[in-house]
Transfer RNA from an uncultured Desulfovibrionaceae bacterium, 74 nucleotides, folded computationally. Its Rfam family is "tRNA". Gene Ontology term of the family: triplet codon-amino acid adaptor activity. The coordinates come from a structure-prediction model, not an experiment, and the mean pLDDT is 81.
RNA sequence: CGGGAUGUAGCGCAGUUUGGUAGCGCACUUGUAUGGGGUGCAAGGGGUCGGAGGUUCAAAUCCUCUCAUUCCGA
Numbered sequence: 001c002g003g004g005a006u007g008u009a010g011c012g013c014a015g016u017u018u019g020g021u022a023g024c025g026c027a028c029u030u031g032u033a034u035g036g037g038g039u040g041c042a043a044g045g046g047g048u049c050g051g052a053g054g055u056u057c058a059a060a061u062c063c064u065c066u067c068a069u070u071c072c073g074a
Stems, first nucleotide, its partner, number of pairs: 001073007010026004020057001028044006050066005
């Protein structure tokens, strides 16, 4: 320098194919059971999807640029 992959909640991931209210597990908070812990059960909080712009009634999803990590080639 050229090409590819990945980026979504504290952590690990799904959702992209076919645009239509952002989800799951663990973790966290509260309540309850226990003398306490662990654990079980119930309820709850937390992210606008790496960043910017565009298309659209509507974008995590489509298009363009860009950043980070990583792989391949030179």